[in-house]
Molecule: transfer RNA
Organism: Candidatus Nealsonbacteria bacterium
RNA sequence: GGGCCCGUAGCUCAGUUGGCUAGAGCGUUUGCGUGGCACGCAAAAGGUCAUCGGUUCAAGUCCGAUCGGGUCCA
Numbered sequence: 001g002g003g004c005c006c007g008u009a010g011c012u013c014a015g016u017u018g019g020c021u022a023g024a025g026c027g028u029u030u031g032c033g034u035g036g037c038a039c040g041c042a043a044a045a046g047g048u049c050a051u052c053g054g055u056u057c058a059a060g061u062c063c064g065a066u067c068g069g070g071u072c073c074a
Base pairs, nucleotide, nucleotide: 001073002072003071004070005069006068007067010026011025012024013023019057028044029043030042031041032040033039050066051065052064053063054062
C1' cells in the first nucleotide's frame, strides 16, 4: 500500500427482506423481603447505533469517504 470482517447502553452482544417508540443478559441506582449481608423479586436510569455526507416518504440496516480494531497478501 491492497483485499476481507467488525464498530449498537459501563461490559458481552442481538437487531442486516429499510417501516410504528432501538433491545437482551450482566453491571449500576431505588424500593420490598432480612436484625444485617448474601440472595430473590419489582421498578428506574443509562444510547449522537464510530464520524461526515448521500439515497429514500422513512436508514442501526442501503451507497461513498474518513477514523479505529482484527485478519490475510505484498